Overview
c-di-GMP-I riboswitch aptamer from Gallionella sp., 81 nucleotides, folded computationally. The model forms 95% of the base pairs in the Rfam consensus. The coordinates come from a structure-prediction model, not an experiment, and the mean pLDDT is 79.
RNA sequence: GCAGUCACUUGGCAAACUUGCUGAAAGGCAAGGACGCAAAGUCACCGGCCUAAAGGCAACUAUGGCAGCGGGACUGCAGCA
Numbered sequence: 001g002c003a004g005u006c007a008c009u010u011g012g013c014a015a016a017c018u019u020g021c022u023g024a025a026a027g028g029c030a031a032g033g034a035c036g037c038a039a040a041g042u043c044a045c046c047g048g049c050c051u052a053a054a055g056g057c058a059a060c061u062a063u064g065g066c067a068g069c070g071g072g073a074c075u076g077c078a079g080c081a
């Protein structure tokens, strides 16, 4: 630099669900568990989605989240050159 599949083997991550802790909630963390993943590694920058304690008469609002929704950025990977 190419390319993203037959990474076969050896390894990696771990959805739903269960238990515990945490949080207002969404969610997060740990253990169990595997639906899947070749960036299912990291970052809320853009779009999207979830939540609404607090604020607001109400409608609603992110300052809270989701990176396993898409884009982007950074790093990494078996293979080939």
Base pairs, nucleotide, nucleotide: 001080002079004077012037013036017032018031019030020029021028022027035068041074042073043072045071046070047069048066049065050064054061055060